Molecule: small-subunit ribosomal RNA
Organism: uncultured bacterium
RNA sequence: AGAGUUUGAUCAUGGCUCAGGAUGAACGCUAGCGGCAGGCCUAAUACAUGCAAGUCGAGGGGCAGCACGGUAGCAAUACUGGUGGCGACCGGCGCACGGGUGCGUAACGCGUAUGGAAUCUGCCCUCUACAGGGGUAUAGCCCGGAGAAAUUCGGAUUAAUCCCCCAUGGUAUAUAAGGAAGGCAUCUUUUUUAUAUUAAAGAUUUAUCGGUAGAGGAUGAUCAUGCGUACGAUUAGCUAGUUGGCGGGGUAAUGGCCCACCAAGGCGACGAUCGUUAGGGGGUCUGAGAGGAUGAUCCCCCACACUGGUACUGAGAUACGGACCAGACUCCUACGGGAGGCAGCAGUAGGGAAUAUUGGACAAUGGGGGCAACCCUGAUCCAGCCAUGCCGCGUGCAGGAAGAAGGCCCUCUGGGUUGUAAACUGCUUUUGAUUGGGAACAAAUAGCCCUUGCGAGGGAAGUUGAGUGUACCAAUAGAAUAAGCACCGGCUAACUCCGUGCCAGCAGCCGCGGUAAUACGGAGGGUGCAAGCGUUGUCCGGAUUUAUUGGGUUUAAAGGGUGCGUAGGCGGUUUUAUAAGUCAGUGGUGAAAUACCUCAGCUUAACUGAGGAACUGCCAUUGAUACUGUAGAACUUGAGUACUGUGGAAGUAGGCGGAAUUGACAGUGUAGCGGUGAAAUGCAUAGAUAUUGUCAAGAACACCGAUAGCGAAGGCAGCUUACUACAGAGUAACUGACGCUGAGGCACGAAAGCGUGGGGAUCAAACAGGAUUAGAUACCCUGGUAGUCCACGCCCUAAACGAUGAUUACUCGAUGUUAGCGAUAUACAGCUAGCGUCUUAGGGAAACCGUUAAGUAAUCCACCUGGGGAGUACGACCGCAAGGUUGAAACUCAAAGGAAUUGACGGGGGUCCGCACAAGCGGUGGAGCAUGUGGUUUAAUUCGAUGAUACGCGAGGAACCUUACCUGGGCUAGAAUGUGAAGGAAUAUUUCAGAAAUGAGAUAGUCAGCAAUGACCUGAAACAAGGUGCUGCAUGGCUGUCGUCAGCUCGUGCCGUGAGGUGUUGGGUUAAGUCCCGCAACGAGCGCAACCCCUAUCCUUAGUUGCCAGCAUGUAAUGAUGGGGACUCUAGGGAGACUGCCUGCGUAAGCAGAGAGGAAGGAGGGGACGACGUCAAGUCAUCAUGGCCCUUACGCCCAGGGCUACACACGUGCUACAAUGGCCCUUACAGAGUGUUGCAAGCUAGUGAUAGCAAGCUAAUCACAAAAAGAGGGUCUCAGUUCGGAUUGAAGGCUGCAACUCGCCUUCAUGAAGCUGGAGUUGCUAGUAAUCCCGGAUCAGCACGCCGGGGUGAAUACGUUCCCGGGCCUUGUACACACCGCCCGUCACACCACGAAAGUCGGCAACACCCAAAGCCGGUGGCCUAACCGCAAGGAAGGAGCCGUCUAAGGUGGGGUCGGUGAUUGGGGUGAAGUCGUAACAAGGUAGCCGUACCGGAAGGUGCGGAUGGAUCACCUCCUU
Repeated sequence: AGAGUUUGAUCAUGGCUCAGGAUGAACGCUAGCGGCAGGCCUAAUACAUGCAAGUCGAGGGGCAGCACGGUAGCAAUACUGGUGGCGACCGGCGCACGGGUGCGUAACGCGUAUGGAAUCUGCCCUCUACAGGGGUAUAGCCCGGAGAAAUUCGGAUUAAUCCCCCAUGGUAUAUAAGGAAGGCAUCUUUUUUAUAUUAAAGAUUUAUCGGUAGAGGAUGAUCAUGCGUACGAUUAGCUAGUUGGCGGGGUAAUGGCCCACCAAGGCGACGAUCGUUAGGGGGUCUGAGAGGAUGAUCCCCCACACUGGUACUGAGAUACGGACCAGACUCCUACGGGAGGCAGCAGUAGGGAAUAUUGGACAAUGGGGGCAACCCUGAUCCAGCCAUGCCGCGUGCAGGAAGAAGGCCCUCUGGGUUGUAAACUGCUUUUGAUUGGGAACAAAUAGCCCUUGCGAGGGAAGUUGAGUGUACCAAUAGAAUAAGCACCGGCUAACUCCGUGCCAGCAGCCGCGGUAAUACGGAGGGUGCAAGCGUUGUCCGGAUUUAUUGGGUUUAAAGGGUGCGUAGGCGGUUUUAUAAGUCAGUGGUGAAAUACCUCAGCUUAACUGAGGAACUGCCAUUGAUACUGUAGAACUUGAGUACUGUGGAAGUAGGCGGAAUUGACAGUGUAGCGGUGAAAUGCAUAGAUAUUGUCAAGAACACCGAUAGCGAAGGCAGCUUACUACAGAGUAACUGACGCUGAGGCACGAAAGCGUGGGGAUCAAACAGGAUUAGAUACCCUGGUAGUCCACGCCCUAAACGAUGAUUACUCGAUGUUAGCGAUAUACAGCUAGCGUCUUAGGGAAACCGUUAAGUAAUCCACCUGGGGAGUACGACCGCAAGGUUGAAACUCAAAGGAAUUGACGGGGGUCCGCACAAGCGGUGGAGCAUGUGGUUUAAUUCGAUGAUACGCGAGGAACCUUACCUGGGCUAGAAUGUGAAGGAAUAUUUCAGAAAUGAGAUAGUCAGCAAUGACCUGAAACAAGGUGCUGCAUGGCUGUCGUCAGCUCGUGCCGUGAGGUGUUGGGUUAAGUCCCGCAACGAGCGCAACCCCUAUCCUUAGUUGCCAGCAUGUAAUGAUGGGGACUCUAGGGAGACUGCCUGCGUAAGCAGAGAGGAAGGAGGGGACGACGUCAAGUCAUCAUGGCCCUUACGCCCAGGGCUACACACGUGCUACAAUGGCCCUUACAGAGUGUUGCAAGCUAGUGAUAGCAAGCUAAUCACAAAAAGAGGGUCUCAGUUCGGAUUGAAGGCUGCAACUCGCCUUCAUGAAGCUGGAGUUGCUAGUAAUCCCGGAUCAGCACGCCGGGGUGAAUACGUUCCCGGGCCUUGUACACACCGCCCGUCACACCACGAAAGUCGGCAACACCCAAAGCCGGUGGCCUAACCGCAAGGAAGGAGCCGUCUAAGGUGGGGUCGGUGAUUGGGGUGAAGUCGUAACAAGGUAGCCGUACCGGAAGGUGCGGAUGGAUCACCUCCUU
C1' cells in the first nucleotide's frame, strides 16, 4: 500500500466481498511448563447454608457462662464479683466508610471552568476561655402475667461520660442604635454601646485520655451558573406553580422549594414539547490523522439495594446486611399470628453459546472501636479452578547416502519425492523425576534504655509469616517426559493421484461438481501459524462509500416548474474609535492510573516502580490591531432615480375584419358520392356529390414568418383602441452600499381533469358499426358524446429540459443576426445589450462544454449516497373529487446504470456483385418403374449421414463371402504374428460323424548337416491378444459449407486515459484490398492475379505401331510394300496476346470502338489451386488415438436367415404420354478409354441371349467397336394407337460351390398407369442448355447410379424496382450463446416478508373523579404525664387519641400511544422447462417516452398538451474550408 467482482473487450460511476488490528468472548480439534493479568456481557430472576460491623470494663449498674482464689463441707457440692475477665443490659463511638450492581436517569446526572457577598462539617490540627452547684428517672437484676412463637404487659428497686434545672460566660446567637472602610445590585468587612438567651463529664495504675464554648485550619458535604453531552420533525407548538413580583413558611443555605395575594407571563426551527434508547467521565479499540466505535477489569462522580411511598436518629442517610406502611413472592404456625430480602464473599436453582472455591490468614496494607494490649474486618493479602488473554521456555544438538525399507507419483528393467529425515555414532540436560540446601516480604508497632518543653529522635537485645519448605541453588540418572491445527482454483503462501459424476458435497466474493475436478471426499506431498490452530459473533480499518481534513449533481444517484421576498448567511472604497472574533506573552487549572520517552526492579519479557515530557482543553490577565465585527464620518465605481429617444406575438379589457368549415333555404344538374393497400359500413332518385346565390353559427387567424422578437417560467401571432408592465441604449443631473442569495412564506404555473352557468362550427377520448387478423377490446375507414371555446372558482402536475439554480469578477479568436448609439449614409469599422454557429487555452469518464462554460474563483440556496421493493405503505397537511406534497421498512439481488469500442443484427440508408430476379430454354411436382430416406414391421430388418451443407450419401457395385445384425452349433492365450520347453520332417492321399465349424482315425512319406544345430509342422505354461463396444462434446488426420466470396492480418510510426483506431477510409477503376490519385502514414505477410495442366494457331526437332503429297511395286480391294517427312497426327521444345498499335474520353489507372492486325482481344475457353476464420458441422465404422467398458465374451469360428420386409410419406433418377414421332430397309461421320485370371477378329450352330472352334494382341500394330441422333426410301394418320412399356405366364442363356428368399440377359406371349402434370419448385448465359450415343471404375455375375468422352446444337438477358445470398461504407441497438437474440404484463402453482381488516389481547405515560395506609406539618374540647415554678390547687411544657392538608398503592371512566394476534383481503419478492399474447430494444414492424383522462384478459390502446433521450428521405437556414 491494495485486490476480486457488472463488459466480447474498455474507461469512468457504483455497490458487494477479502487481506489488518482488537475482543470480559463462545464453539470444534489438540495440549508440556512457568510468570503476570482476567473471569455471569443473559434473569436488577429466585435464593438453602455459613460468613461479610463491631468495639470500649480506662463511662455505668452489675455478673449469666469460663478460669483462679477464698469460705463451708469428708466429698459431691453450695456460697462468695475477691481476681482474670465478661453474656445480656444502660451509655459512647462506629454502622452514611469499605464492598456490590447499572434498574432508573437525556438530567446541572456527568465533564470542564467559575461563583457561594446564600452554606454546613463528627473524628483530626492550632489558638482562646472554661468545667461551680443540684435534681428526677429508666434498662438490667428481682417478682408476677399473656403467648405456639416472635414478642410483650404490670409491679418494686437502681447507676452513669443517660436526662433535667440553676449559676458563670464569649469575637456565639437575636434585637436596637451609631462610626469607618470596601464592593458586585441585594450588601460585605471592621468597630462601639445596650438588652436578652444558651455550656460542661468524668475515668484512672497520676502518666494520660476525655468534656464545654468560641475563632481559625484541614477534610468532607451542599447549592448556583457558563459551555459541552444520543436518535427521531412521519413529535410543532408546549406551559397554570406555569413565568415574574410582594409578603410569609421551610431549610445548613439561595430559590415557586411551599403558601396567600397581584401581574400575564415563560419556552420554542440556534428544535421547545413528545417518543425511543442510554449511567457519565478518566480511558479502551481502531485510524496517518481528523474521526468512528466503545465505557469489562483499575480510578473519579452519580443512581439503586425485593417493588412503591415515608419519615426518624444523626455531623452526615431519606440509610444494601436500620425503622414504619402498602404490594408481590417465599417460609414458620398450635390458624390466633409471625418471619424474610446475597445488585457483600463463597455457594444453589433457573436462564444462556457462555463465566470459577460453600478455601487460608489478618503475617502485610488499610478501616472501626479502644489509653493500650487487643478485638473485628469475604476490605485486603494469599491459595484453588479455567490455554480466557499477554509474555517467556521446552519438546533436543552435531555428524550420518546403501540417498535403506515403506508410502506416493511417473514417460515404469528405470526415475522422482518423502529425505539427513530415519537407522547408527557422539554430545548436552532447560523442563520433568529423585535427593539435599534454602530466602526476601519484618520497616516495625508494642515492651526496655537514652535524649526532649511539646511533636518526636536515637540505641541494644528479642517476639510475631497465611502464602511456604514457596521462589531460588546444588547433586544424580537419562534423549530420556512433551505437536498440533488450518489451508493448498483466483484474491492468497502452498499440487499431484484415486473415488464420485449437477449426485454426494464445497463456498468470504467470483464461483466449483453433468466421466479425465489442483475447488467435493480420501491419500501422498507442500504452505502457514504453533501450545495452540481454525470457525463464529462484534467493533474500527481498508471505505475519499457522508468527503472539516476529503466527494458530487448535462447524459452515471442528484438543480427546487418559475419568480417575489422574511429570518439567516455573505457583502464596494477611504478614514477614526473600540478590541468581540483573531494573534502573542504570563498565571491558574487540566486528579492519579493509562499512552509516550529515559532510568530502574523481578535470570529475560510480560508485569512493576521512579523521573520527565505531554494532556492539543477551559478560565483569568497583559499586550498587538493587518483582517472580520461594532460605532461614527466621508466617497461613487455596485444598486437605484431623473431626462431623451427606441423596441417588441409582454399582459388585461373592448371593438372590428376577411378566407375556410359545417349547416339551412333556393337555383342549375344527374347517378353516383365518399373512403381505402383493397374494401365495406355511411350518404344518395324523397335528387346526394358537384356548382351558383343568400343566410346562420362557432372556432382559428394563411401569406408576412425567420436556429427572428418579447416574457421570470408556464407561455405569447388577424387589425385596432384604452389601460398596465418591461428591456437595451444615450446623458452623467440626483440618492449614497440602499447590495447578492434566500430555509419557511406568498404569488404565478402547459395540457388533461373537477364545479356552476353559457356556448357548441370543427376536431375528437369513451362508445357504435365496417374492415384487417389465428384473435384485434388496436393500427385503417364511417359515425360520434364528454371535452375542445367563454365567464367565475378549483386542481398544481409534465421529457414544467439547456435534463445545466441565482449573482459577481476574470480567461484567445472567427462569423452571422436583432435593438440602440455615433455625423448626412443601404458602404465600412467601433461600442453596449441580446439571439446563434465554429473554435484556443482549460475542463471532462467520454460524448462534448468552451465570454450565453460543463474553464478559473467567490457567496448563498436546493438536492444525491447500489439495484429492486417504491415515489409504494402508514401517518400528517392540502383538495369537491381525481389526486398532490412529505415519505419509510421487512424482504431480495451482486449487480443496476453512464460514455465510448469491436462485432453481429435491423420488416435502417447508400453502393456493388452473383442464373439472385427479370428475359428465355428444358425439367421436377401428376404416371409406371429404379434407387435412397423416413415410418411401420421383424428374431434381425447392422451402423452412420438429417435445413441450406442428409436422402442414386459412406456403398466405385449385400445371392455365400462382404457383414458389423438375428437364430442355432462350437472355441477360450483365443482367427493372425513373435519368443518358446517338448515332440515331430515337411507333405500328400483317404475313412467315419456332423449343416458346417469341428472331432475321431487310416495310409504313404521319414529333410539338411560328421556334429552342434538349422528350415518346416504340432505345441504346454507365460509374455505381448482381440473388440465395426462407448465417447467426433477428450483428439489427430481427412472432408463439407459460407466461397474462388475479396477479404484477413502484421511491423514501425501517429491518434486515443483505454478497449481500439489509422494503414484497409475517401475520389475513380477492376472479376479482384486489381490498379491509379489523394491522405499520418510508410512498408510487409496470407489471400487475388501469375507461375502448373488441358484446349484453340503457328514454328522447330523427331518419324513407329501413326501419315501418304510426289516417285516406284502390287492387289478385286486395302500405306499392303520400297520409300518419303511434305501434310494429318503423335510428343518434346519454342513462338504468340501485352490495351502492344490507332481514334475518342480521362490527371492517371482505365474504359469505349462489329477499329486495324491476328488462329485467338482485353482473364481466349476449361481445370487443379480454397486466406484469417465460422458451424463443439461430419467422421472413434477407412485409418490413428486419450479415457472408459467386455475377457468361457461386447472376442473368435461355422451354417442358415437378415440388410431386398411394405398400409404409407419424401428426395434423386429412368422411361413415357407420341407425327420435330414410332416401326422397317439402306447409308455416313467421333473422341476418350480398356484388354493375358483378359479383349477376342473370323468361321459354325441358334430367332436370340449365347455356345463350339479359333487368328491376332502384353496394344498409335490386334480386339472390344455397331457409334447413335443424322441422311435416303417406305409405312403408320391422331387412336390409349404399329404410342407407352409396367405387370404376369412359358421357354431358355450366362456367371457362380450355390440364382428359393435375392442376379442379369434372350425369345414368345401378356400389354397396366400414362394424352404434358395443382400450389409450388429447380438447372442453365455458348460449343452452354437441350438432345444423341460411346467408354471406364467397382466387378465371378449384376448400373436407369457415378466418373469420363465426343456428335448435333439453340433461345434470351430491357434492366437491378422486387425475392435469395454476399462484399464495402454509414446509421440505430436494451443483442455479444450475438434476432433461432433480448424481453413485458395478466393468469395458474409453491414459498417468503409486508400493508389493510370486524375484532381481540397486552404494555406505557398522562388526565378526571372515588377511596386513602404509614408519615411529616397544622389544629385540638376532653384525656394522660418524673424532672422546672408553686405550700397547695394548679401552671408551663409534653404525650396519646382525634380532626385536617398532602400522598404511595387500589378502584372507576373516557381518551391517547405502542406492540402482539386475527377469518378475510391487497399488492410485492423469489422460484424448473407452465398458460395467453408480443408491449419495449432496429423506423422493433403504429417511433418510443412524460403528464393527464377514459377504456381494455394482459402486456397495453386512444384523446389532449409536451420534450427528443427518434430512424430515414427531402428542403430551408447557419457555420467551416